The RNA shown here (small-subunit ribosomal RNA) has 1417 nucleotides and comes from a metagenome.

RNA sequence: UUAACGCGUGACCAACCUGUCUUUAGGUGAGGGACAACCUGGGGAAACCCGGGCUAAUACCGCAUAAUGUCUUUUUUUCACAAGUGAAUGAGACCAAAGGGGGCCUCUGCUCGCAAGCUCUCGCCUAAUGAGGGGGUCGCGUCGUAUCAGCUUGUUGGUGAGGUAACGGCUCACCAAGGCUAUGACGCGUAGCGGGUCUGAGAGGACGAUCCGCCACAUUGGGACUGAGAUACGGCCCAGACUCCUACGGGAGGCAGCAGUGGGGAAUAUUGCGCAAUGGUCGAAAGACUGACGCAGCGACGCCGCGUGUGGGAGGAAGCCUUUCGGGGUGUAAACCACUGUCAGGGGGGAAGAAUCCCGGGUGCCUGAAUACGGCACUCGAUUGACGGUACCUCCAAAGGAAGCGCCGGCUAACUCCGUGCCAGCAGCCGCGGUAAGACGGAGGGCGCAAGCGUUGUUCGGAAUUACUGGGCGUAAAGCGCACGCAGGCGGUCUAUUAAGUCCUUUGUGAAAGCCCGGGGCUCAACCCCGGAAUUGCAUCGGAUACUGGCAGACUGGAGACAGGUAGAGGCUAGCGGAAUUCCUGGUGUAGCGGUGGAAUGCGUAGAUAUCAGGAAGAACACCUGUGGCGAAGGCGGCUAGCUGGGCCUGUUCUGACGCUCAUGUGCGAAAGCGUGGGGAGCAAACAGGAUUAGAUACCCUGGUAGUCCACGCCGUAAACGAUGGGCACUAGAUGCCGGGCAUAUAGACGUGUUCGGUGUCGCAGCUAACGCAUUAAGUGCCCCGCCUGGGGAGUACGGUCGCAAAGCUGAAACUCAAAGGAAUUGACGGAAGGGCACCACCAGGUGUGGAGCCUGCGGCUUAAUUUGACCCAACACGGGGAAACUUACCAGGUCCAGACAUAGCGAGGAUUGACAGACUGACAGCUCUUUCUUGAUUCUAUGGGUGGUGGUGCAUGGCCGUUCUUAGUUGGUGGAGUGAUUUGUCUGGUUAAUUCCGAUAACGAACGAGACCUCAGCCUGCUAAAUAGUCAGAGUCCGAUUGGGCUUGUGACUUCUUAGAGGGACUGUGGGGGCUACUCCACGGAAGUUUGAGGCAAUAACAGGUCUGUGAUGCCCUUAGAUGUCCUGGGCCGCACGCGCGCUACACUGAUGCAGGCAGCAAGCACCGUGGCAGAAAUGUCUCGGAAAACUACAAACUGCAUCGUGCUGGGGAUUGACUCUUGGAAUUCUCGGUCAUAAACGAGGAAUACCUAGUAAACGCAAGUCAUCAGCUUGCAUUGAUUACGUCCCUGCCCUUUGUACACACCGCCCGUCGCUCCUACCGAUUUGAGUGGUGCGGUGAACCCUUCGGACCGGUACGCCGGAAAGUUGAGUAAACCUUACCACUUAGAGGAAGGAGAAGUCGUAACAAGGUA
Repeated sequence: UUAACGCGUGACCAACCUGUCUUUAGGUGAGGGACAACCUGGGGAAACCCGGGCUAAUACCGCAUAAUGUCUUUUUUUCACAAGUGAAUGAGACCAAAGGGGGCCUCUGCUCGCAAGCUCUCGCCUAAUGAGGGGGUCGCGUCGUAUCAGCUUGUUGGUGAGGUAACGGCUCACCAAGGCUAUGACGCGUAGCGGGUCUGAGAGGACGAUCCGCCACAUUGGGACUGAGAUACGGCCCAGACUCCUACGGGAGGCAGCAGUGGGGAAUAUUGCGCAAUGGUCGAAAGACUGACGCAGCGACGCCGCGUGUGGGAGGAAGCCUUUCGGGGUGUAAACCACUGUCAGGGGGGAAGAAUCCCGGGUGCCUGAAUACGGCACUCGAUUGACGGUACCUCCAAAGGAAGCGCCGGCUAACUCCGUGCCAGCAGCCGCGGUAAGACGGAGGGCGCAAGCGUUGUUCGGAAUUACUGGGCGUAAAGCGCACGCAGGCGGUCUAUUAAGUCCUUUGUGAAAGCCCGGGGCUCAACCCCGGAAUUGCAUCGGAUACUGGCAGACUGGAGACAGGUAGAGGCUAGCGGAAUUCCUGGUGUAGCGGUGGAAUGCGUAGAUAUCAGGAAGAACACCUGUGGCGAAGGCGGCUAGCUGGGCCUGUUCUGACGCUCAUGUGCGAAAGCGUGGGGAGCAAACAGGAUUAGAUACCCUGGUAGUCCACGCCGUAAACGAUGGGCACUAGAUGCCGGGCAUAUAGACGUGUUCGGUGUCGCAGCUAACGCAUUAAGUGCCCCGCCUGGGGAGUACGGUCGCAAAGCUGAAACUCAAAGGAAUUGACGGAAGGGCACCACCAGGUGUGGAGCCUGCGGCUUAAUUUGACCCAACACGGGGAAACUUACCAGGUCCAGACAUAGCGAGGAUUGACAGACUGACAGCUCUUUCUUGAUUCUAUGGGUGGUGGUGCAUGGCCGUUCUUAGUUGGUGGAGUGAUUUGUCUGGUUAAUUCCGAUAACGAACGAGACCUCAGCCUGCUAAAUAGUCAGAGUCCGAUUGGGCUUGUGACUUCUUAGAGGGACUGUGGGGGCUACUCCACGGAAGUUUGAGGCAAUAACAGGUCUGUGAUGCCCUUAGAUGUCCUGGGCCGCACGCGCGCUACACUGAUGCAGGCAGCAAGCACCGUGGCAGAAAUGUCUCGGAAAACUACAAACUGCAUCGUGCUGGGGAUUGACUCUUGGAAUUCUCGGUCAUAAACGAGGAAUACCUAGUAAACGCAAGUCAUCAGCUUGCAUUGAUUACGUCCCUGCCCUUUGUACACACCGCCCGUCGCUCCUACCGAUUUGAGUGGUGCGGUGAACCCUUCGGACCGGUACGCCGGAAAGUUGAGUAAACCUUACCACUUAGAGGAAGGAGAAGUCGUAACAAGGUA
């Protein structure tokens, strides 16, 4: 190269060949003529060629001889299924050869050593034989693709001839028209095949290096010659390409032999030694040749073996790493001590592999006349080594010369520190890295393997993930839409036979090597040697006969036929019917009709809608109607008739396995759509208009054409679904409905029981991932068919086929992702359902806010700074945040420095000082000062481990808080359910404020929360106590004519009021109503009957809620002298075009103003609360006095009475501004509060929207406290006056529970779709001469050498002279290679304007289609 009898295996050749070799029989006679070498002449650059002349042979050619040879033929006979064939026999014809070497004289001849003789040996010829080798034929096995389905003309066969060693269309002539193919022909792609190798438990899968067998090839293609053998790697001829030489005329060449060079490539060695061994060729032999082979060289490429030391040696050096600073690790590791000596190094010795051939000697045997020659056997001697002075042995010396690579997040053995900061990088998969990285980089340590270790590629395994062993198809991928049916597969009972399958035995084969087992040899092993087993296969002799098959006969149970019944929207055709709709005509009648969420378009005064009568047309058939019926499915519904298919039941009469399934094939097949012709009432894509909307090419409305209907013909698809192929058999039941039969009952009807067929529901075993299925299986088995193998790309592209078209059927790849998917669970969510709840929901109402002025907080703006946190509820009179300094964190300027504050160590010094208050100073610096009081250790300097920070990070944290939550929820144990996540408990129902109880219950019994509990308030003529509480009496004193009133009290009595201890009290108790209860409603009693009212406490789980600015709570980072530390002065947080929030004051007559009267409680107080007197117009000042408290401060306001005002921005309102003044404070300008006089703004009841509230509540009124030197319009409390309106609901806003749906789980602020735009990638289509190129196949033409063929006959030989035989050049024809021309096709690669897809890509555009009823399912 080859998909082939090429290879493997087993047969066959009676259809064959075979040099050398083996064995056997016979022969080897007698002749002839040439041609090389050589000599000579010539041509050429060379290669080489030509002419003339001489010569030998085992070269060449006749002749003789010849059979067991070959051919023809006679007769007999064997074998064979047959075509055929073997053997024997007789006759005829034909065919051969070559000599060489040694020795000898026995024979023969010459004559005495010679060959013509003899003998030995090597050859030669003929014939047969064996072995080995080769040729041919056949069965079986031998890759992918059907998007290759038809292929073939020498093709298939026959007759005859030719050809071959031989069979054969191998070739040719003629005849016939065959041959192959779905068990895959033909085509295309790929590939040498086997023994074996790798892997695997095996079955298999992948591969075909080294070694062995076979094949094929030798620069490309073709061809023959020679030869036993070649169509010949190191031969020839021709053609092509390439290289080289050339005197340009012409020649030469073929490393896929061994080395070596170049090129290609990720990558593969020396131009070595030797024939010593083994083997081969030639030779008689010596020997020659041998890049076969034996050795050496190079390469850790593989396998194997060995070393780099061995023993001792510290609670354990140093260094390094780490640390909670105590320590820990490296680690007996090292040092050190004592030993050993493999390998490497040096010296010495030193193999086996060698046996031969041959030569020489000896002994014996054979041939021969022979002691010769020759041959054979044994033996002795001598000789031969590339490797190589190699293996090996021995001596010497010295721990001396000899360890690396990968990894350490999980898978997977092995952990820390530093650096980095989604960067740099890692990554086999998952993934790591965004300031504390065991995953990046480095280090220390560890783990693994080790002269190797990792990476990459490839194959098998794991993968039961193509399932033969050994899988599936209701919902995950997967049952054809349905039927009929050829081939194929499978097939009931009995008997007989056969022996193909099946099973057993025998024989042959299954090469060797390899694998396995047992031995043996190299020191071991790798390696090598011997033996065995195995080689599961093929062929073969004989046997067995259960099962399957074949053949034959029988049977009736499967199947079918027949007879008698029977139900039905089964199909087709024709006719008929009524209701409704619309239209037309006429009557009555008048202003609207119609339509919607609401409207409008539309119709109507030319008379609509409505209503009555008549007529026309087309389509569909209400009720009956039913998880009812029929059909294979699609599907089928008014009535009647005709034609027609199938089913069921009964009888058990007939046939006698006739059956089941079914690739290809054939038919049927909803709707829509297409063609031709009809028909057209209603409905209604497209289209038009009106609405809706941000838009609305939609949903809604008004119209409306194809179509819907009929006939004929196409199409061939649907969620064509039971998402479940067909057939048969078996496997608990219960209960409906439909159609038959039988029995029973009855006078009859309705029934009851049973049995076949169909159609539903529930349910056991079993099955299932679960859901579920469960005699109508998704159970248990058998038979046959179809289909699946991650998601997307894609049911797309290309090709084929079908169709009028639209489309259908068949049906990939590139590329891309690490998922896609099923069932169920828990949540969350829903513009899903049910139940319940709440004045941070509504209803009925009350008072407001939102408008005004001012206060205050936030934003914004401004600023040197306007420090900052918090932003729906759950930021915004919040940080207890009412900031003049301080506070203070901000800004400007100025100081200080181990510091205003903590701790440790070293040093100096060696007694000083320190604290409180005050004076001077802005702090600092500085000399200090005054007074009082005491103590016992501090102070200073240098170093820096640190220190400080209202600097950052609340997304590193603790703690605390807010919110979900004015809610009723949350969770174990044990048991039960489920493969599990999980569930039950914790729930249908009733009830409650409540998971509060009751009842029911596969749960039982508990915990947290709720409740109980604690605090405050309300009752007690009962208890205790009587003090800083009170009442009464007495006494004293003052006023007063007296009654009387006030004040005081070492008095007495008492405890109702006051205070505060202990207790009691209410439990829905009693009655009524409803109810099984729980409980609820009403009434009674009672101080109290909403949980008595109001608070406190308050679960599980969460939010990246808030806070690093509460903390000397705190990690990390930053800063630390020009400080982000500390101190100080001044400023700022108070700044003002504006927006928002919490509030205050008002707009007045239910009022304002004036005078008078009069009633609380919670609390706090000595750097404090402050009465009273006096002064002042007041704020306030001053002098006294009370109070460390049941004692003092202490007097509230609205309210009530009287008076004024009189509806006028007015005596409503009191902002703003001016002047004067008071208090606090060191300080009041920015920037406090208060007072007096003057000034007198908006505001005339507040838009959209929105807050709070159900009883001592809302509202109104003030008081106290907190903050506080001073400042409340704030907050926290307290009491005073004191309503209206629900006694409900789920409509809005939300919350709780249950059910349900889900493609959500960062959980609807979720997920997610498509166009467009940008970038990248991949493939597709594509005008251009149906582009270009490479390779291949085919038709036709031209066509070299060569074989064959037609001629030819130089020349040679023989001759019986008639001729015979051989034969070159040249020549004819046919076929043919390369190449060229013409033409067709196949495979692969590739260009392309443009077109149209798909995929991927942190933050593009437009909408919102899907997931919830996803807002139109």
Source information:
The RNAcentral record of the sequence draws on SILVA.